[in-house]
C1' cells in the first nucleotide's frame, strides 16, 4: 500500500428568534419577569439478574422452570474475565446447552441383504463333505466342473451411521488369525487449583449413535409488580358518636307507661374525582494511586448531571462541517443546488443480553506485495 481481525469512542457545531417541562429567586402575585438545567448507546424488545415495595413466613417436600468443561468476578444472573477441549480460519482471531449413552425406557424416515442378540444382495472360495464328468482292474487314487451343503467380510453397492486403519505373513477363499506402525480402551507417574495435558506399560479391540427424546445427576427459583406501596381528600354509601328539636309525628288491635323508626347539625368513619409522595444522590458519575493477566477491587480527590403524566426535551433562520448532484478549471481548487446529516426516544432504579443504526475516528495485531 492493499485486503483483514479485535477492542474503544464519536453521533454534526456554533449563534440568533419563538415556543415546552422543571427547580431557584424576585415582585406590581401573573397566562409575570430573570437565571439554571431539560434524551440514549442502544432512552428499543421486556429476554436474564438485582434492588426497592406489597402479600405474609416462603423450613422441609413434591410439582413446575432454568443452567450445566474449569477457575475466578460480581448484590446477583442464563452476565463477564482467563484457561481446558472441540470446531472454522493461511493468520491475527471467530463460533460451541461443552455434566451422565456399563440406571432405565425409547428413537433411526429413505436407501439397502442387514440399522443393534448384527446380517450376507452382487461377488470372492469350496479346503471339508456331498453330485457330475473323465482316467483308471480297482480303492479310502489321481484331475477337472462351481452343481448343493458350506466357509468368508477382501471387493461392490445403500446409508448421517455397517463392529478399527495402512502394509506385510497367512488362507482353498479370508478375517486382529498373526506381526509392525496410527487409532482404539486401561493406566503407574510427570505437569496443573482444576477443567486437562503428556505418559512408561499392558490389552487384539471390547463398552456404535442419538440425552435442543423422555429421563438421571448435581445446582438455583415463593408470588406479583411503581398501574408496587404510603398520605391527604370534594361526591356517595354508614344500625358510629355527641348535641338540638315541634316535647311533634307514625308504629306497637283501645288508654298509659315504655320500646321502635323519622328530622337537623357537628365530629367521626369511609374512600370515588382530584391532589401529594414513592420519583431519582446511587451497587452514581469522573479522575488519580495502588492490587490483579484480565474481568474486578481498594483508597484519595473532585462532581451533581431530565423527572414528564395524555406525557416536556421542538421549530425557524444564518455560518460552519460532512454527503450528494450539476457546472467551470490541465490541475490544485471554486461557484450554485439539495421536503441530504443514522437507528432511534426516558416514565422506579441499576447490572446485562439481544435487536436496530448514515458515516467517522482512534490503538494493537494478522496475512499478502513493494522498497530501504
Nucleotide at each position: 500500500g492493499a485486503a483483514g481481525u479485535u477492542c474503544g469512542c464519536c453521533a454534526g457545531g456554533c449563534a440568533g428568534u419563538c415556543g415546552c417541562c422543571g427547580c431557584g429567586c424576585a415582585c406590581c402575585c401573573g397566562u409575570u419577569g430573570c437565571g439554571c438545567g431539560g434524551a440514549g448507546g442502544a432512552a428499543a424488545g421486556u429476554c436474564c439478574g438485582g434492588g426497592c415495595c406489597c402479600c405474609g413466613u416462603a423450613g422441609a417436600g413434591c410439582a413446575g422452570g432454568a443452567u450445566g468443561c474449569c477457575g475466578g468476578c460480581u448484590a446477583a444472573c442464563g452476565g463477564c474475565c482467563g484457561g481446558g477441549c472441540g470446531u472454522c480460519g493461511u493468520g491475527a482471531g471467530g463460533c460451541g446447552a461443552c455434566g451422565g449413552a456399563a440406571a432405565g425406557u425409547g428413537c433411526a424416515a429413505c436407501a439397502g441383504a442387514a440399522a443393534g442378540c448384527a446380517a450376507a444382495c452382487c461377488g470372492c472360495c469350496g479346503a471339508u463333505g456331498g453330485c457330475c464328468c473323465g482316467c483308471g482292474c480297482a480303492a479310502c487314487g489321481c484331475g477337472g466342473g462351481a452343481u448343493c451343503a458350506g466357509g468368508u467380510a477382501a471387493g461392490g453397492g445403500u446409508g448421517a451411521a455397517a463392529u478399527g486403519g495402512u502394509g506385510a505373513g497367512g488362507u482353498a477363499a479370508a478375517a486382529g488369525c498373526u506381526c509392525a506402525c496410527c487409532g482404539c480402551a486401561g493406566g503407574a507417574c510427570u505437569g496443573g487449583c482444576a477443567a486437562c495435558a503428556g505418559g512408561a506399560c499392558u490389552g487384539g479391540c471390547a463398552c456404535g449413535g442419538c440425552a435442543a427424546a423422555c429421563c438421571c445427576c448435581a445446582u438455583c427459583c415463593g408470588g406479583g409488580g411503581c398501574a408496587a406501596g404510603g398520605c391527604c381528600a370534594a361526591a356517595u354509601a354508614g344500625a358510629g358518636a355527641a348535641g338540638c328539636u315541634a316535647u311533634g309525628g307514625c308504629g306497637u288491635g283501645g288508654c298509659u307507661c315504655g320500646c321502635g323508626c323519622c328530622g337537623c347539625u357537628u365530629c367521626c368513619g369511609g374512600g370515588u374525582a382530584g391532589g401529594c409522595u414513592g420519583c431519582u444522590g446511587g451497587a452514581g458519575c469522573g479522575u488519580c494511586a495502588c492490587g490483579g493477566u484480565a474481568a474486578c477491587g481498594u483508597g484519595g480527590c473532585g462532581c451533581c448531571a431530565a423527572g414528564a403524566u395524555g406525557a416536556a426535551u421542538g421549530a425557524c433562520u444564518g455560518c460552519c462541517c460532512g454527503a450528494u448532484g450539476c457546472c467551470c478549471u490541465c490541475a490544485a481548487g471554486g461557484g450554485c443546488g439539495u421536503u441530504c446529516g443514522a437507528c432511534a426516544g426516558a416514565a422506579c432504579c441499576c447490572g446485562g443480553c439481544u435487536u436496530a443504526u448514515c458515516g467517522g475516528c482512534g490503538a494493537a495485531c494478522u496475512u499478502c506485495c513493494u522498497u530501504u
The RNA shown here (Bacterial RNase P class A) has 372 nucleotides and comes from Azoarcus sp. The source organism's lineage runs through Bacteria, Pseudomonadota, Betaproteobacteria, Zoogloeaceae and Azoarcus. Its mean pLDDT, the model's own confidence on a scale to 100, is 77. A source record names the gene rnpB. Rfam family: Bacterial RNase P class A. By type it is a ribozyme.